[in-house]
């Protein structure tokens, strides 16, 4: 000096998930309020009947289709609805996601109204171009 690897603080990303103020010596704990999310719940409309299959919600995460398995198993490959990626729209290019969980036979919409959430993972030279628009600084 250089490269690896770990931690930590910053700038940022994904997400609704962040700000005050109280208690306490402090606190990642408890209260409380703003801000955001988000379910329930009228008239009106919609729906209404039979078989098969219960149905619903948050969420971008929905659907093809192949392969292996088929109690030696729930894995592996493609592809796609639709979502992300440094100020904001849109076009163009790139690169990734395209999951998971819950509620109990019960919910279309929905004004008053009532109830819940406010988490979690990530990031080290990466943040392309092009038009129009905001901003801010000189």
């Nucleotide at each position: 000096a250089u490269c690896u690897c770990g931690g930590c603080c910053a700038c940022g990303c994904c997400g609704a998930a962040u700000c005050c103020g109280g208690u306490c010596a402090g606190g990642u704990g408890c209260c409380g309020g703003g801000g955001c999310g988000g379910g329930g719940g009228a008239c009106c409309c919609g729906a209404a009947c039979a078989c098969c299959a219960g149905g619903g919600g948050c969420g971008a995460a929905u659907c093809c289709c192949g392969g292996a398995c088929c109690u030696u198993g729930a894995c592996c490959g493609g592809g796609u609805a639709g979502a992300g990626c440094a100020c904001c729209u849109u076009c163009c290019a790139g690169c990734u996601c395209g999951a998971g969980c819950c509620c109990g036979u019960c919910a279309g919409c929905u004004a008053a109204c009532c109830c819940c959430g406010u988490a979690g993972g990530c990031c080290u030279u990466g943040a392309g171009g092009a038009a129009g628009g905001u901003u801010g600084a000189g």
A computed fold for a 138-nucleotide RNA from an Actinomycetota bacterium, annotated as c-di-AMP riboswitch aptamer (ydaO/yuaA leader). The source organism's lineage runs through Bacteria, Bacillati and Actinomycetota.